[in-house]
Formats: sequence, C1' cells, structure tokens
RNA sequence: CGUAGCUUUCGGGGGCGGGUGAAAUUCCCGCACCGGCGGUGAACCCGUGGAGGCCGUGAGCUUCCCGGGCAGCCCGCGAACUCCCGGCGAGAGCCUUGGGGGUUGAGCCGGUGAAGACCUCUAGGUCGUAGUCCGGCGCCGACGGUGAUAGUCCGGAUGGGAGAAAGGAACU
Repeated sequence: CGUAGCUUUCGGGGGCGGGUGAAAUUCCCGCACCGGCGGUGAACCCGUGGAGGCCGUGAGCUUCCCGGGCAGCCCGCGAACUCCCGGCGAGAGCCUUGGGGGUUGAGCCGGUGAAGACCUCUAGGUCGUAGUCCGGCGCCGACGGUGAUAGUCCGGAUGGGAGAAAGGAACU
C1' cells in the first nucleotide's frame, strides 16, 4: 500500500403576516425559507503541494502537473410504500433478526467558451462543446396525525439509514 472482515464515533434542513371560518402555522392572499448519501463534474474556487517561465524581486504574475472542493430537479442509493422467500406463531397475524424483487418527485431559456476543428499576414482571428459554472424564470418534496387539505407543525424517530471518519489486529 492492498484485500475481506471487525470495533467505535458520526450520519436532515426549513414560516411568518393577513383573510375566511366554529375550527386552518394545512385552504386563500402576500412575502419567505429548506435541500440526506455516493458518483460524475475541461471552464469556477482553493493550496506553506511539485516542476518550469517572466521582471517589476513581491505575502508578485503566469504555464503545466498533482491534490482537494463544487448538482434538490444528470446517474445511482437511502428513507417511505409494497410483494416474495425465510423466520416466529395453534391461528389471526407479526418481523426494527435476515435475503431478494417492484414502486419511488422535479428544468428550461440565455450567457460564458478548455479541448478540438479551421483560417491566416505567425500575430492573432473564426467556429465550437454545460446535466454541473454565471444570470433569469420555473418546478419538486414519503407515511400517519390534525376541531380543515401540511416540504416547513406534531408523530413513528433517543429509530433506521445510504454512507463518512478513526482505530487496532490478521493475511499478502
């Protein structure tokens, strides 16, 4: 360093005001707010990183490389619902002990323009690629509860969890 396993810790954010009403943080009006995990990510950001270059020698500029970061609506996963197997039960059923399958929301427009291609007067120019960058305008959000319909209130949940980090041991 690698491999499979083990242990520990960590592992979800967010609403107010007004209206109607017997009743609404749920409806209507106004203006807001939030975004789990892994991947991808040429342009954007970061670095006491590595190797060069420049002159104005600086906490300088710059090229390449290396490493890291960057998506609610691009890919996948988790949560949730459901079916099968399996387990438990006399049975109805139960399973948050386990395995597998299914289902599982939402984006467009404009801009920018590495690589690359092309042109030429060799110094530049033209074309040109965004799902992620920038701007604009949109859109989405499990189940149960509720004196009324909920992404934001309450609850299952001091749970589970995609996974993240650390640890020591074994083998090679």
FMN riboswitch aptamer (RFN element) from Rubrobacter sp., 172 nucleotides, folded computationally. It matches the Rfam family "FMN riboswitch aptamer (RFN element)". Its family is annotated with FMN binding in the Gene Ontology. The sequence was found by an Rfam model in a public genome assembly.